[in-house]
Small-subunit ribosomal RNA from an uncultured organism, 1364 nucleotides, folded computationally.
The sequence is in RNAcentral, with records from ENA, Greengenes and SILVA.
Its mean pLDDT, the model's own confidence on a scale to 100, is 84.
RNA sequence: CUCAGAAUGAACGCUGGCGGCAGGCCUCAUACAUGCAAGUCGAACGAGAAAGCACUUCGGGUGUGAUUAGAGUGGCGCACGGGUGAGUAACGCGUGGGAAUUUGCCCUUAAGUUCGGAAUAACCAAGGGAAACUUUGGCUAAUACCGGAUAAGCCCUUCGGGGUAAAGAUUUAUCGCUUAAGGAUAAGCCCGCGUUAGAUUAGUUUGUUGGUAGGGUAAUGGCCUACCAAGACUGCGAUCUAUAGCUGGUUUGAGAGGACGAUCAGCCACACUGGGACUGAGACACGGCCCAGACUCCUACGGGAGGCAGCAGUAGGGAAUAUUGGACAAUGGGGGAAAUCCUGAUCCAGCCAUGCCGCGUGAGUGAAGAAGGCCUUAGGGUUGUAAAGCUCUUUUAGUAGUGAAGAUGAUGACGGUAACUACAGAAAAAGCCCCGGCUAACUUCGUGCCAGCAGCCGCGGUAAUACGAAGGGGGCUAGCGUUGUACGGAUUUACUGGGCUUAAAGGGCGCGUAGGCGGUCUAUCCAGUCAGGGGUGAAAUCCCAAAGCUCAACUUUGGAAUUGCCUUUGAUACUGAUAGACUUGAGACCGAGAGAGGAUAGUGGAAUUCCCAGUGUAGAGGUGAAAUUCGUAGAUAUUGGGAGGAACACCGGAUGCGAAGGCGGCUAUCUGGCUCGGUACUGACGCUGAGGCGCGAAAGCGUGGGGAGCAAACAGGAUUAGAUACCCUGGUAGUCCACGCCGUAAACGAUGAGUGCUAAAUGUUGGGAUCCUUGGAUUUCAGUGUUGCAGCGAAAGCGUUAAGCACUCCGCCUGGGGAGUACGGUCGCAAGAUUAAAACUCAAAGGAAUUGACGGGGACCCGCACAAGCGGUGGAGCAUGUGGUUUAAUUCGAAGCUACGCGCAGAACCUUACCAGCCUUUGACAUCCCGAUCGCGAGGAACAGAGAUGUACCUCUUCAGUCUGCUGGAUCGGUGACAGGUGCCGCAUGGCUGUCGUCAGCUCGUGUCGUGAGAUGUUGGGUUAAGUCCCGCAACGAGCGCAACCCCUUUCUUUAGUUACCAGCGAGUUAUGUCGGGUACUCUAGAGAUACUGCCGGUGAUAAGCCGGAGGAAGGUGGGGAUGACGUCAAGUCCUCAUGGCCCUUAUAGGCUGGGCUACACACGUGCUACAAUGGUGACUACAAAGGGGCGCAAACCCGCGAGGGGGAGCAAAUCCCAAAAAAGUCAUCUCAGUUCAGAUUGUACUCUGCAACUCGAGUGCAUGAAGUCGGAAUCGCUAGUAAUCGCAGAUCAGCAUGCUGUGGUGAAUACGUUCCCGGGUCUUGUACACACCGCCCGUCACACCAUGGGAGUUGGCUCUACC
Repeated sequence: CUCAGAAUGAACGCUGGCGGCAGGCCUCAUACAUGCAAGUCGAACGAGAAAGCACUUCGGGUGUGAUUAGAGUGGCGCACGGGUGAGUAACGCGUGGGAAUUUGCCCUUAAGUUCGGAAUAACCAAGGGAAACUUUGGCUAAUACCGGAUAAGCCCUUCGGGGUAAAGAUUUAUCGCUUAAGGAUAAGCCCGCGUUAGAUUAGUUUGUUGGUAGGGUAAUGGCCUACCAAGACUGCGAUCUAUAGCUGGUUUGAGAGGACGAUCAGCCACACUGGGACUGAGACACGGCCCAGACUCCUACGGGAGGCAGCAGUAGGGAAUAUUGGACAAUGGGGGAAAUCCUGAUCCAGCCAUGCCGCGUGAGUGAAGAAGGCCUUAGGGUUGUAAAGCUCUUUUAGUAGUGAAGAUGAUGACGGUAACUACAGAAAAAGCCCCGGCUAACUUCGUGCCAGCAGCCGCGGUAAUACGAAGGGGGCUAGCGUUGUACGGAUUUACUGGGCUUAAAGGGCGCGUAGGCGGUCUAUCCAGUCAGGGGUGAAAUCCCAAAGCUCAACUUUGGAAUUGCCUUUGAUACUGAUAGACUUGAGACCGAGAGAGGAUAGUGGAAUUCCCAGUGUAGAGGUGAAAUUCGUAGAUAUUGGGAGGAACACCGGAUGCGAAGGCGGCUAUCUGGCUCGGUACUGACGCUGAGGCGCGAAAGCGUGGGGAGCAAACAGGAUUAGAUACCCUGGUAGUCCACGCCGUAAACGAUGAGUGCUAAAUGUUGGGAUCCUUGGAUUUCAGUGUUGCAGCGAAAGCGUUAAGCACUCCGCCUGGGGAGUACGGUCGCAAGAUUAAAACUCAAAGGAAUUGACGGGGACCCGCACAAGCGGUGGAGCAUGUGGUUUAAUUCGAAGCUACGCGCAGAACCUUACCAGCCUUUGACAUCCCGAUCGCGAGGAACAGAGAUGUACCUCUUCAGUCUGCUGGAUCGGUGACAGGUGCCGCAUGGCUGUCGUCAGCUCGUGUCGUGAGAUGUUGGGUUAAGUCCCGCAACGAGCGCAACCCCUUUCUUUAGUUACCAGCGAGUUAUGUCGGGUACUCUAGAGAUACUGCCGGUGAUAAGCCGGAGGAAGGUGGGGAUGACGUCAAGUCCUCAUGGCCCUUAUAGGCUGGGCUACACACGUGCUACAAUGGUGACUACAAAGGGGCGCAAACCCGCGAGGGGGAGCAAAUCCCAAAAAAGUCAUCUCAGUUCAGAUUGUACUCUGCAACUCGAGUGCAUGAAGUCGGAAUCGCUAGUAAUCGCAGAUCAGCAUGCUGUGGUGAAUACGUUCCCGGGUCUUGUACACACCGCCCGUCACACCAUGGGAGUUGGCUCUACC
């Protein structure tokens, strides 16, 4: 950071059957068309139409209508009810109190209700005006107005007295009126407490605070005025700014809390904006008045009219919120005596799934487990008793009938509604989201980092349970999901309930104000605290129990609760207050002590530098090496003298002192603190400490001095790719002193101060005590270190000097970045310090420890790793492989070591996979089915064709078992399933292989340690080739590796004796084991033996072992081989084989001819041959081993200069053949040259193999005779029968070998040693790496412009100030 919960006045998407109960402009207190929302009374008063009816003098003339309508005077109401939340941080609201008040209508009580008067509207007449409206004159009434009388009462009073009322109506009973008292109701005022955020708002206030007097009010009061005083508020947050109606409550939460204040209820405020009063009991008045303003409307331009934040409704705004409905039937309100009238209050209806609640969309049976879909290992599984089918039911909806309560006598908008009854028929009624983990639920296809998903982690790059679709599944259900919002989870602001050594976090240090906290005992008080009672805490809500609607939601009744405030009575342990006492905390006094504690003044020697003089001569200095630099004008060196500044060697230490910063030669003076010992003093005087004050390294700043050395900046010389650095030569600020600033550091023990308690051991500094006395021992205070128990801690670690157990007080923290930055304030001369955000952005950042890997970290060890040697490669020519290029194709793979004479133990065709061309299509090959035939096969041979192939013919042969059928087999033809693919993916795989590496390692069980990852064992001391062995050890054992067991070789014995051998015997030959014979020897090949540090000496630890020796053919794994642990490299191989998925199917399959794999400006690897005299050439001549041989090896002999040809003895091999071994040796020649070296290249003539040597084989003869004279940088192999050198053989193979694999001959040099290079092993250390150093990671730039800022400007809002 995120999710799961519950909530919502909601909105949006998909969907939608019914009913009940609720709710419904959250936004523009924006503007409003139209209608309605406050009237009523004739029983207060005057006046009084019209229609109709009757009469009539026919004139609206009379009566009636008529207690009429409409208007006027008058009364009451309009201050209620209804709306909204703009303002308000306030006595506005909540709660609890209070005194200086009023109160129409209502109730109770007491007393009254008498006598007069003057007007005025209506109306009439005459005017003005467009209208609204208005002017003048005249008449008239009252419960309208005025005067007199009376005064129980009331008010005033100087206590003598003074003042103050009234209204009638109607007709016999009421309603009124006046005065006064009381009540009820309602209202006004005052007070305590509570009530958002910001200090980057710290000072505010002049009627301000108080007093006196007056005014004013229903009433107190600076409410107002005059005068007097100078106060009042504020760090317990005034003032200012921003935001906000408050509450009961709602929602969430275990609770404490948090967020909110729709509906319902109480209070407040407002009514287009601002101001003002009038009337009245009550207003400074939503549907009243006046003024001002904005806006709208009417107008004859002169003037007028208006205020939906009442109910509907309209426009606008917005994601978004309803009908211009019915009725006064009920409840309530106003008027009236009443009948009644009015009432968008209210009661109802309408719209909306907006919410809550209830019901339904059917029930039972039904396996051929239907069809279809989906999956499949093709067998089946699943959808699924689901459907169909059969048997039932009818809630709701529908149709029809009956039909309420709500209404005490009448009156019913709702409404023919609720409810009840009947009827028909499963009939009309299901969707939405999800299925990678969190989180319940999985498969297939499509897609291929695309399209898309996503709350977080993340998914998608060809096998996606994460995208889209389908099937299936899960969840909820008339709804479901998404989005927004608040709470929860989050103990992630911690009151309940957190932290600060290293994760964020202790102030750099002290003094000290306010505040907080505070030792022992006694007494008093009772503020806190505790207990009981009383008042209040509206109703509704929540909770409990009942009751009413069929249930529920909903509603009603009762109870409980309302954790609070006020008041009263009591308790007194603790805290507090007051008074008194105490000594242990703290301080004081006396006696000692240690110290780089501080300040000032003086003083000392060594050293550096400079100056003068002497001696002296060519260098000095400096470095990794140099140079800049100094020096023949005499340096460096050395001796003597002098000047000046700064710092104080040795002592010196884990030492001491100080609050910290810090303090170091010596002496003096002044001075702070500390420790120990003693005491008969004071008596809690203490601790901490927001603000405040002071101190505070280095650098830096200001003024004035000083300046030896050192030394930022700067200059030069080096280094380097560069070197604005490290190194060197110089060198200025500064460093030093005085005075004044600055105020920060990794100011660190990364650890605030104080107090108490909690095992030890061992050093050391300063004191004291006791005991014995060279000097020690024991012990006690105060410091300073190390180890360590308990405990703590994430661990590392801390551990009486705590990071343990507790208490008190202060400071600080709340993800990383932005940022200790911006703005504002304060401080500063400046540099800058301090206080200190936000936008935006990321899903992490961080701590401690673990295992690896890595290090131009450390220690130890090994290896042809280096070194010491020998021979090569790299230069030449050629061979061969690769890259590149070319090509129709130059098939494909292999790529550092670990690709490159590799796959290929052998490409002319074939191989062959590539290219061109031409053909075939169930296929060259397998299985199944159908039809036909009885074969196939071998040989010959014709035609077409490049061939594959096609057409046609002859000869030989005429399938097997059986029962005639039939079966098997074979061939041909056909059909479709299928065959086929060296097509792709080695990053889907098996198998096999390479490499680290024949390196000595890799693990496990049990135990133990650790919260855990893990550790231990496997580390350590020795030793070994080895984790080989020994010893030790919280380990004890075991496994895979090592070693050994296996093979070859070296010695011997024994057995056997042909094809091997020949000593002795015999025979034969020019000669030869040739023959007889023999098995002694060699040899062959079976079985054994031998070597084990076994013996001796030394060394080591009395071990393992090592060194030396003896003996021995061999000596310390004798020499080789085979044998390759756990794993690493997504190492190699789909082209050996096998295999998953994908792809092709008249082609990416199959066949054939020809070509290609052999190309060639070039580059690289691996080799061969050389460059010559240790040699070449010629001649002569000696000695092997190991192999191979029937489509074979081939002797002798003959031919050819030769390759070879002819020939064919012998041999399936210890018998015969290949087969000549070569180097070596002897003799001769060449004489240092591009040669008698070297042999490429080319010409020509041949040989062999093969169907066929043009592309493209090998060999031979003759001729030709290139480069090359030992190879730059660099680099490879090898430690003994090895290197080097010399031949021989084999596999592959028709032919083709400088390659490969074997084999023997000749046969060296060197290793001091492990510093260095490379690789490896063990231990240890650091790490911000874990894809593991080929890691990680920083900044600029380029581009974009999402956010923020600036920007020529443009525009709106709020507030303040000035002016008008």